[in-house]
Molecule: transfer RNA
Organism: Pseudomonadota bacterium
RNA sequence: GCCCCGAUAGUUCAACGGAUAGAAUGCGAGCCUCCGGAGCUUGAGAUACAGGUUCGAUUCCUGUUCGGGGCA
Numbered sequence: 001g002c003c004c005c006g007a008u009a010g011u012u013c014a015a016c017g018g019a020u021a022g023a024a025u026g027c028g029a030g031c032c033u034c035c036g037g038a039g040c041u042u043g044a045g046a047u048a049c050a051g052g053u054u055c056g057a058u059u060c061c062u063g064u065u066c067g068g069g070g071c072a
Base pairs, nucleotide, nucleotide: 001071002070003069004068005067006066007065010025011024012023013022018055027043028042029041030040031039048064049063050062051061052060
């Protein structure tokens, strides 16, 4: 230099182009308990960035950034 894969809650992962972007775990609050843990209920929390296509984009296309791999 060229090619391929990936980027979504703090973390690990989901999500036919369509409904309020979900789950586990972690965190806050409550219940329970003498206190804590466990258990139960509840709350906050995310689509790397910039464009394009589309009635509608996490999803498709282009570029950039970052990470991983391959070729030279």